The part of an RNA shown here (small-subunit ribosomal RNA, central domain) has 347 nucleotides and comes from a metagenome. Model confidence (mean pLDDT): 90 of 100. The full RNA is in RNAcentral, with records from SILVA.

Context: one part of a larger RNA
RNA sequence: UUGGGCGUAAAGGGCUCGCAGGCUGUUUUGCAGGUCGGGUGUGAAAUCCCGGGGCUCAACCCCGGAAUUGCGCUCGAAACCGUGAGACUUGAGUUACUGAGGGAGAGGUAGAAUUCCUGGUGUAGAGGUGAAAUUCGUAGAUAUCAGGAGGAAUACCGGUGGCGAAGGCGACCUCUUGGCAGAUAACUGACGCUGAGGAGCGAAAGCGUGGGGAGCAAACAGGAUUAGAUACCCUGGUAGUCCACGCCGUAAACGAUGUUCACUGGGUGGCGGUCGAGACCCGAUCGCUGCCGAAGCUAACGCGAUAAGUGAACCGCCUGGGGAGUACGGUCGCAAGAUUAAAACUC
Repeated sequence: UUGGGCGUAAAGGGCUCGCAGGCUGUUUUGCAGGUCGGGUGUGAAAUCCCGGGGCUCAACCCCGGAAUUGCGCUCGAAACCGUGAGACUUGAGUUACUGAGGGAGAGGUAGAAUUCCUGGUGUAGAGGUGAAAUUCGUAGAUAUCAGGAGGAAUACCGGUGGCGAAGGCGACCUCUUGGCAGAUAACUGACGCUGAGGAGCGAAAGCGUGGGGAGCAAACAGGAUUAGAUACCCUGGUAGUCCACGCCGUAAACGAUGUUCACUGGGUGGCGGUCGAGACCCGAUCGCUGCCGAAGCUAACGCGAUAAGUGAACCGCCUGGGGAGUACGGUCGCAAGAUUAAAACUC
């Protein structure tokens, strides 16, 4: 250097954008760096290999050849890679039209419910549990009616339904804004794919400052249970959960399946377009999303046009268990810690 892998055995980076790098459509022509061929110089000798010879043989020695797979110079070839110039439209993109959507940000509004406050009615219980008790209640609770306050979340619709790169997104209205799909034309003319570093986004919890605080609820307190009960159950209850700004940067961040492209039998659903002269039905077609399955793949389970099939490009990662995702050092962070990441030793 080549050779194996990554759904579940070790192994896909949480996700996206993107500099360098790697890879890159069809066609004409030029160059000749890579590439290929001829010639030539060099590639010391010895050794190795082949042929022959000398010591009686052999080891050993001698002669000749081959080899020295390399490099330089030179003359050519032009298919491929590279490069210059030109052309193309199928990859990619732009414009016009239509469409679906909890995609994002800001502002506003609404109704149901819980809790609390005030007042009315009303009287002895209410809560809670397996059973209880702590707890609340004659200072009038629970129940019920009216009014008010405040915060948080949006029943039904709701759906292996939709949107988003992922995290994620669910009342309604307005404003701002991103992406996607389809059909038909026109335009640009390879503008593409991937992407070490880098940058941005990134659930929950946690942190900083200032607000807010209804319900819920780590910690904590009490009551039970129990041999004990630092729990499960019950009554309370503070951080937190909510908002603004700034950090943190991790998750079973999961499809445990990187991104992109091409190709490869079928069947049956869902969502959004388009076409068949308007509607239904039915059919065709494009995109997305489920299920079942041919071939094939797989250790099996299973996957099976949304591949884990068949190929191509690029990145990331794995190499026995423990020690250990730890120590040390570096970087980042207010901290918590994150990230990068061993070894001794041991089985």